The RNA shown here (transfer RNA) has 73 nucleotides and comes from a Lachnospiraceae bacterium.
The prediction has a mean pLDDT of 82.
Rfam family: tRNA. By type it is a transfer RNA.
The sequence was found in a public genome assembly.
[in-house]
RNA sequence: GCUCCAAUAGCUCAGUUGGUAGAGCACUUCACUCGUAAUGAAGGGGUCGUCCGUUCAAGUCGGAUUUGGAGCU
Repeated sequence: GCUCCAAUAGCUCAGUUGGUAGAGCACUUCACUCGUAAUGAAGGGGUCGUCCGUUCAAGUCGGAUUUGGAGCU
């Protein structure tokens, strides 16, 4: 220098054919208990790495770019 893969909640990750963004753990509150743990219920938390484009509509499609990883030379 070239090619490919990844980037989504605090963490680990889903997200199908473009159509209201989810799970587990963690966190908060409540129930249960003499109390704690465990368990159960409810809740908060996201400009989907960044910018631009296509579209009525983009996490998803196209281009550029940043970071990390792998490969080739």